[in-house]
Context: one part of a larger RNA
Parts: sequence; structure tokens; C1' cells
RNA sequence: CCCUGGUUAAGGAACUCGGCAAAAUGACACCGUAACUUCGGGAGAAGGUGUGCCCCCGUUAGGUGAAGUUUCCAGCAGACGGAGCCGAGGGGGGUUGCAGAGAAUAGGGGGUAGCGACUGUUUACUAAAAACAUAGGACUCUGCUAAGUCGCAAGACGACGUAUAGGGUCUGACGCCUGCCCGGUGCCGGAAGGUUAAGGGGAGAGGUUAUCCUUCGGGAGAAGCUUUGAACCGAAGCCCCGGUAAACGGCGGCCGUAACUAUAACGGUCCUAAGGUAGCGAAAUUCCUUGUCGGGUAAGUUCCGACCUGCACGAAUGGCGUAACGACUUCCCCACUGUCUCGACCAGGGACUCA
Repeated sequence: CCCUGGUUAAGGAACUCGGCAAAAUGACACCGUAACUUCGGGAGAAGGUGUGCCCCCGUUAGGUGAAGUUUCCAGCAGACGGAGCCGAGGGGGGUUGCAGAGAAUAGGGGGUAGCGACUGUUUACUAAAAACAUAGGACUCUGCUAAGUCGCAAGACGACGUAUAGGGUCUGACGCCUGCCCGGUGCCGGAAGGUUAAGGGGAGAGGUUAUCCUUCGGGAGAAGCUUUGAACCGAAGCCCCGGUAAACGGCGGCCGUAACUAUAACGGUCCUAAGGUAGCGAAAUUCCUUGUCGGGUAAGUUCCGACCUGCACGAAUGGCGUAACGACUUCCCCACUGUCUCGACCAGGGACUCA
């Protein structure tokens, strides 16, 4: 010097990203217990008091149950009986130590806010959470050989279930709610018209040549075979017409105006499918920003309450609240302490020196 324990004057978080670590609390009985609340909770809330030993009340309550008596179905039986022994808890008095749950084991507590309702699950070996799940809500598909999934198939699961069932997707207890937009994309419905594949269809064109013509160079050319091939007829789809947002998604700008000023209930204009409703708001979202005001501190970039100028909240990619819960996160207070002012000492084990 390192590790593991122990003690420490005065102060008591001044330490630090942060009370990390340590200290403190701790059992049982009694008294007593707030806001809030889904009336269950919160709650062991908080905060107090008692606890040893001896004597008495005391034949305490209660427990155990001998001898003896008695009954019969004669037993390891039943009933009565109460001796002896054990004895919680309570009341009164006394006594003792620094200390009586005498050692060990055994909640620190309160307030505020955020997030997630809760119990649960997770990154085996750096993340336990606000992430996942969850009951509950909604949409959608599926009529049974179900939809969906695995498999080339047979077959299997779904399910020996049957729409109060099963699959998928989103949301996430509960309370109050969930506004406007169907123009785009998707999905559902429609079938009049346009477009349209294979296929059907075969107008026409080409090759070949029996034959015919010939100026002997060649020309025309039926049938058959063959190579092509225009109209026209051809579904779904797409175009088209509707619906649908707890489908994917979206939810404006400029200018003016009130008898101080300021602001604009009001008006004008442009654009849009429609221009953000309720609620919330410098927020896990606010750049400017340590916004401004208030609270808490002597002093507060954090925190709490407001304001609204929302760079860039907003309603099941849910909005706003919410009792209870949380090894979650933030801020404050009480208690407590070697975290610190600021160190010191002790014990054990290492390191180190010598053998």
C1' cells in the first nucleotide's frame, strides 16, 4: 500500500452524476394512525408505551387426570369422582444493572411528480425497464371437408371444437371520451360502357407445282401440302361508379378590423379531400431556453404549480385522469451515519523484508 471487518471528538450529505456504500430501523403486546380511494385498501401508515427477576392476589382461567364408587354386553369398556402435577394471561407490591426483545436472526420512514394499471415475462454471459405479456376494448376473416398453418402428397393441427367458436391485426385494468377528411393507397360492393390473354375465327398474303402459255430467257398457275394472317367473338383484372379511417394515412396560408395602447369575437382573399374538435401543453415531446411568473433554498440549468409564443401534443401508431402496485425514474424532508470537512486508530489476511 491492497482486501475484509471494527471504533471514532465536533459537525451531519458540506461527498457525489446520484446518500453509491455504510449507518439507522427491526421481535411481540397494547395505544394510536392522514390525504386519497375502485370502499377492498392506503396501513406494520405515521407516532408512542411496555418487555428482566422475586413475592402476593393464587387452590387464577385452562390442561392433565390417580385412588375410590358404580353400570353392563365383563373390556386395554362406560359413567361419577376429584387427589396430585403443569400452568398462559392479568392486577398489586418489591428489587436490580449503563443497558431486561440484555447475544444472534428480524421493516428506515414521509411527501411530490413521470411512466406502466396490477401479479407476471425478458437480452443464459455488460440492459429487468417506461420494453413484452396481460384481463378488458375494437376491427376483420371463417357456415365446417371452416378460415388459417405445416407438408410435393398422403396426412396432421385448428378440434374430436362449430360464430358466447376459431384465426389475424391494433389497442391495453378502470373512469370520462375517442372530433373532421374517402382526394391518394388498400379493402369491400357494382356491373352498363372502354381496354384486354389464351382460345375461337379465318378476309387476305407467301412457298411448292399437275397443267397451260412462251420471244425458250421465262411467265401464269388449280387441288393438295405448307408458312403466315386482318376484321370479329373472347373472362378476371385495370379504367369506371359507390362504400369504408379502432383500414394505411391526412387534419392550411396571407391581409385588415374595437373610443389609450395591445389584442382580435368580426371581415376579406387564396388553396384543400378536409383544415386539429375535446383534453393536455417549455411535456420521456420546447430549438431559441437556465422562456416568464409563483413555490421550495441564504443561494435551485434539476423539481413542483401556472402561463401558451405547441421549432415539431392530440384522440385505440389512442387523448386526458386515476386508488393500488414497482429491486423503474425525478425532486424534497425527517431519522441516521467516516460519503464528506479530514483524517486517525485497532484486528485478521495479502503484498513487502529476512530465513